The prediction has a mean pLDDT of 84. Small-subunit ribosomal RNA from a metagenome, 1511 nucleotides, folded computationally. It matches the Rfam family "Bacterial small subunit ribosomal RNA". Rfam links the family to the GO terms structural constituent of ribosome and ribosome. The RNAcentral record of the sequence draws on SILVA.
RNA sequence: AGAGUUUGAUCCUGGCUCAGAGUGAACGCUGGCGACGUGCCUAACACAUGCAAGUCGAGCGAGUUACAUGAGAAGCCGCAAGGCUUUUUGUGUGAUUAGCGGCAAACGGGUGAGUAACGCGUGAGAAAUCUACCCUAAAGAGGGGGACACCCUCGAGAAAUCGAGGUUAAUACCCCGUAAGACCACAUCCUGGCAUCAGGAAGGGGUCAAAGGCCCGCAAGGGUCGCUUUGGGAUGGUCUCGCGUCCUAUCAGCUAGUUGGUGAGGUAACGGCUCACCAAGGCGAUGACGGGUAGCCGGCCUGAAAGGGUGAACGGCCACAUUGGAACUGAGACACGGUCCAAACUCCUACGGGAGGCAGCAGUGGGGAAUUUUGGACAAUGGGCGAAAGCCUGAUCCAGCGACGUCGCGUGGAGGAUGAAGGUUUUCGGAUUGUAAACUCCUUUUAGAGGGAACGAAAUCCCGGCUUGUCCGGGUUUGACGGUACUCUCAGAAAAAGCCACGGCUAACUACGUGCCAGCAGCCGCGGUAAUACGUAGGUGGCGAGCGUUACUCGGAAUUACUAGGCGUAAAGCGCAUGUAGGUGGUUGGAUAAGUCUAUGGUGAAAUUUCUCAGCUCAACUGAAAAAGGUCCAUAGAAACUGUCCGGCUUGAGUGUGGGAGGGGGAGACGGAAUUCCCGGUGUAGCGGUGAAAUGCGUAGAUAUCGGGAGGAACACCAAUGGCGAAAGCAGUCUUCUGGCCCAAUACUGACACUAAAGUGCGAAAGCUAGGGGAGCAAACAGGAUUAGAUACCCUGGUAGUCCUAGCCGUAAACGAUGCUCACUAGAUGUGGGAGGGAUCGACCCCUUCCGCGUCGACGCUAACGCAUUAAGUGAGCCGCCUGGGGAGUACGGCCGCAAGGUUGAAACUCAAAGGAAUUGACGGGGGCCCGCACAAGCGGUGGAGCAUGUGGUUUAAUUCGACACAACGCGAAGAACCUUACCUGGGCUUGAACUGUUGGUUGUAAAACUCCGAAAGGAGAAUGACCCGCAAGGGAGCUUACAGAGGUGCUGCAUGGUUGUCGUCAGCUCGUGUCGUGAGAUGUUGGGUUAAGUCCCGCAACGAGCGCAACCCCUAUCCCAUGUUGCCUUGUAGUCAAUACAGGGCUCUCUGAGGAAACUGCCCUCGAUAAGAGGGAGGAAGGUGGGGACGACGUCAAAUCAUCAUGGCCUUUAUGUCCAGGGCCACACACGUGCUACAAUGGCCGGUACAGCGGGAAGCGAGACCGUAAGGUGGAGCAAAUCCCUGAAAGCCGGCCCCAGUUCGGAUUGUGGGCUGCAACUCGCCCACAUGAAGUUGGAAUCGCUAGUAAUCGCAGAUCAGCAGGCUGCGGUGAAUACGUUCCCGGGCCUUGUACACACCGCCCGUCACACCACGAAAGUCAGUUGUAACAGAAGUCACUGUGCUAACCCGCAAGGGAUGUAGGUGCCCAAGUUAUGAUUAAUGAUUGGGGUGAAGUCGUAACAAGGUA
Repeated sequence: AGAGUUUGAUCCUGGCUCAGAGUGAACGCUGGCGACGUGCCUAACACAUGCAAGUCGAGCGAGUUACAUGAGAAGCCGCAAGGCUUUUUGUGUGAUUAGCGGCAAACGGGUGAGUAACGCGUGAGAAAUCUACCCUAAAGAGGGGGACACCCUCGAGAAAUCGAGGUUAAUACCCCGUAAGACCACAUCCUGGCAUCAGGAAGGGGUCAAAGGCCCGCAAGGGUCGCUUUGGGAUGGUCUCGCGUCCUAUCAGCUAGUUGGUGAGGUAACGGCUCACCAAGGCGAUGACGGGUAGCCGGCCUGAAAGGGUGAACGGCCACAUUGGAACUGAGACACGGUCCAAACUCCUACGGGAGGCAGCAGUGGGGAAUUUUGGACAAUGGGCGAAAGCCUGAUCCAGCGACGUCGCGUGGAGGAUGAAGGUUUUCGGAUUGUAAACUCCUUUUAGAGGGAACGAAAUCCCGGCUUGUCCGGGUUUGACGGUACUCUCAGAAAAAGCCACGGCUAACUACGUGCCAGCAGCCGCGGUAAUACGUAGGUGGCGAGCGUUACUCGGAAUUACUAGGCGUAAAGCGCAUGUAGGUGGUUGGAUAAGUCUAUGGUGAAAUUUCUCAGCUCAACUGAAAAAGGUCCAUAGAAACUGUCCGGCUUGAGUGUGGGAGGGGGAGACGGAAUUCCCGGUGUAGCGGUGAAAUGCGUAGAUAUCGGGAGGAACACCAAUGGCGAAAGCAGUCUUCUGGCCCAAUACUGACACUAAAGUGCGAAAGCUAGGGGAGCAAACAGGAUUAGAUACCCUGGUAGUCCUAGCCGUAAACGAUGCUCACUAGAUGUGGGAGGGAUCGACCCCUUCCGCGUCGACGCUAACGCAUUAAGUGAGCCGCCUGGGGAGUACGGCCGCAAGGUUGAAACUCAAAGGAAUUGACGGGGGCCCGCACAAGCGGUGGAGCAUGUGGUUUAAUUCGACACAACGCGAAGAACCUUACCUGGGCUUGAACUGUUGGUUGUAAAACUCCGAAAGGAGAAUGACCCGCAAGGGAGCUUACAGAGGUGCUGCAUGGUUGUCGUCAGCUCGUGUCGUGAGAUGUUGGGUUAAGUCCCGCAACGAGCGCAACCCCUAUCCCAUGUUGCCUUGUAGUCAAUACAGGGCUCUCUGAGGAAACUGCCCUCGAUAAGAGGGAGGAAGGUGGGGACGACGUCAAAUCAUCAUGGCCUUUAUGUCCAGGGCCACACACGUGCUACAAUGGCCGGUACAGCGGGAAGCGAGACCGUAAGGUGGAGCAAAUCCCUGAAAGCCGGCCCCAGUUCGGAUUGUGGGCUGCAACUCGCCCACAUGAAGUUGGAAUCGCUAGUAAUCGCAGAUCAGCAGGCUGCGGUGAAUACGUUCCCGGGCCUUGUACACACCGCCCGUCACACCACGAAAGUCAGUUGUAACAGAAGUCACUGUGCUAACCCGCAAGGGAUGUAGGUGCCCAAGUUAUGAUUAAUGAUUGGGGUGAAGUCGUAACAAGGUA
């Protein structure tokens, strides 16, 4: 730092996806050790059990207990003294316990439900405030009194607990005194400030204190801890304010204590905090009110940063403690382990009543994908109490569990090639695993065993000192972790590696299995028989005690753009104007200092982060020091810019003056042409309409034509690329009212400006309401056509509507798809309106200038197209709008509307694209140019008949297989009776019919007459009986046996090679360099001519080149030269002197086969551009490629062929191989293709007679002769061929008959008898003779071939072949007609155009219907939550009043009693739960219903894309 994915390819836009980092994670597989961290994110769900807040006996009384001691009593012993035992009581010391009392319990610990708030953060303020314990300063502590717990007695209760009476202490409580001081009110003075005010001084008045304990001491007294009052400090709170702090406007208005005032109450304190009265305010588009969500921050994660996300652990603040309410105590609470009440839940109960609150630490259940031990210790740190020892402390320190995370270590190191074995693969050679292992040497971290063994600990305390302190010195003691870290020794490589991936992105490849199945997949996408993508294996890559997956966050994403995006066509400029708020604002002087800038100070807690240093062996971790962090606060300063205030200016803006143009707007009046209708005249059979028709009108007189009249709407020409208007829009003429604009010259005002949310107005057409009007046109509708249908296009009619008046609607591709304003940045040209100048007779023309409307174009911009002074260029200001496609401009809600509907405007779900511009092709019922037997012009056919042949179909045991538009179908097949043969039936063989190698055997073996069985193959038997080479050792061949393996016309032509067809003998297809373009690509190859041709010429940012074209090759047409046998010519002889034979001579001609010549638009004329070339002519055998053939560019059709051959893979192996016999390929209701023969007289038949060429011949062609009616037979001359034979060519010509008929046409079919080939002719050959004599009288729609020696017609030969041709391939004979021409059909080439096609029009694609699934809306309703309003209700409690009941402390009184005080109770205000009624809102659900989306092969049509066939 980027990458993949839209396309055939390209650039852009744009979404989706990936690579990175992170986590309080979870899941899968795996798992050696340690250190440091971390661990209920869900149910603020419910909780068993234990612990988490106590302490002080140096505040107090009492109890229990131990010891010491005093006194008493009883008993026993003793003479006694006295002793012993028991017991009572006092005192002292120690321990301990409930209670009274003090302090703490408001900290520490947990959680994040609530809260959008002064809650939090930051910075200020409190002159409006409190603060226990602590520090400091000053002053003080005198005298008295009455109670209540504990305890005792009685009582109630199951219990919890409670009541009554009696007794008692205090650092508990009360009263009096004192009053420095504080407080309160009063009046005086001084100082200060910030408005209310604050501080001080002196004055008199009022109110207010206290507690003791312990130690030393004989005492006096001292010390210490406390106590009271006051000032100050520190600490910690409380309150107020500026700024910051999520989403939603489909929440736009909210508010009665509401906003303010006066007074009062209340509070520590300000305050509507509360109350009474008064006023009517307060908040809100800078988002009030409402709804949703959420604890906030330091920080944490990510990022280059700006930002975005987050708020676990650690730290600060807040809130909460089952839910709701309330207060009490206290310095502090409206209190997690306190109280009261209400509610829900759980537990106990004797049913009367009680108890409880883990969001403390552990732990349990539950929920969940998911989160630990009912551990140890107070040793350290810290906290509470205490004078202290000490006690308490689930805070804390430690340990345990979990790879949950980070960091560190290990699972060995070095050597070791026959590159072992095994695995995998293979082209069978090898390669790879792989120095990996084995093996040798070495080491021992960690784990294991055994020794040693810490730091963390210094205090408190005790003793001593003097400078009396948070002091110094000395001494004793204290470790949960833990016998742990660490260290030493021992043995032994010993105990320790997995996970994911391997098509691209993205590092890493092969084999097998599977066969659109199973499966994979983050995106693109893999899988339909050769899968590097599935599964497995081997190998490889990555990370490593982990590795993957899932979820989430940031990043990449400049994909919300502050930094840093866009809006002509990709998403995006409101239809247009006006204008409020807001934003922005010309020039100059002065003032100010809000913004801005500078300096200084304060603060921004610590931790975290960064840098440096240091401590754990390193690191993570930890410590120290520094830095950093802000829309912050304060003070001082600066004054350019912005703001504010004051004063000027004129250039922005406006006003006045004089001219000007205009379909600008409103109202009224008038006009002519045309359509239609009515009346009348003339006139007669049609008119009208269309592609063609019909409906329609017309003999009742239409159309046409003439005259007259009525009525409505629109205004030809001028007219324009022109004018005006903000846009919509505006057009006959005139009158009138009225808005804006331009020009010229100046005078005035003096920034008055620009833009523009909200608002307001205008706003085509259609539509709506009411009333008119209605000629033409014309939705709907009707009819006629068209059509498969035609609810359309076309035609005939025709109603709303179109028109007017008044009102509504408020939308359009309302478009320049381009918001408004201002400034700047080359020009050229046209046009409209002015002004000036030159020139002129002039209004023409020329020049300058201002304002409009256009075209082209430089710079620049743009993805490109394009824009370009009328910007889409360069800047400034303001507004509107966009953020993937679909769902959807839909639903719901709001607003508007009479309605139609408009406006605002989502989500679920679904896809990986949707899109823009341009490129190359292909295509078009687009255009232009051109060619072809393509059409046309002709000739002859096919399609009808019979037969032949091929195909389909059917049939069959089998009818073997392949070929299917052209380009399958007389095709493979140049020839199926057996064979062929691949098919079927039956019978055989199994290393096999043919081939290679190896092992063993092999002389009576191989081979082969013969016999038997058999249809044959085959099986059984059996006489005879061998080979080649050789250096003589052997080798080879044969047979047999076993094994490798053969064999396969079995499958796949969509795995292939080769071959072939076709477009097409069409003129095309490309490359190098250069140039243009961001690029795909373009150019060249296009253009003007020309050609059969990308053939050639010219031009040109192209210049050249290659494959094609042409030519070179073959045949043919003319001539020359050479060659002469078997050819040709000639002579002689023989011969009916005929054919012919023989002998001799020759090579002129014909001919043969070699070699050459000849034709090139070369020559002339014309046209053309002076070119290429074209037309005509001459000469010539041939003339413009002379005719024909071979020759087939880049490529297309997954075209054909695995059955010619070859070949990968798969399948088969006593069979899908192989042998044999018979059958089949020849079937036959039918359909098609290709042919033959015909239908006759240009013919048929009979007789006679003439003339070819290409070819073939030895298991061959076969003459003459003879036999047979003939097919043919007998026979065998000649010929391996210019010699002999096949071989008689036929049509033709001459003569005759037939006379238009199913015939003397036609020959099918059938019968009989023959011939030939062959082992064999039945299925199933060909031929002959005689007999038979079918259909057929020129062929519907449609369709084929052919342009000259061609079509047509006539025969001949050959291949295959034993035999079999109507087919095929060749050959010659006779020998035409027609082509105006390129409109149309088909095919093709070039250029251009459109495209939503690229599998490329046999393309793409739309909508209904049917089926399945999914999410959503509506819906009679139903149900739940939240909440408003109006009421009811009213627990506990504060406050207020009362207090007749009760009342120790004080007062009066001798007392009784009274007073004061307090209180139970009562009443009232407030108020939680709860109840009622009625709304709002959110969610769920709902018969039915609506559209939407998705879904390989459903139905109907064909709407769109080409002029998409009606743009």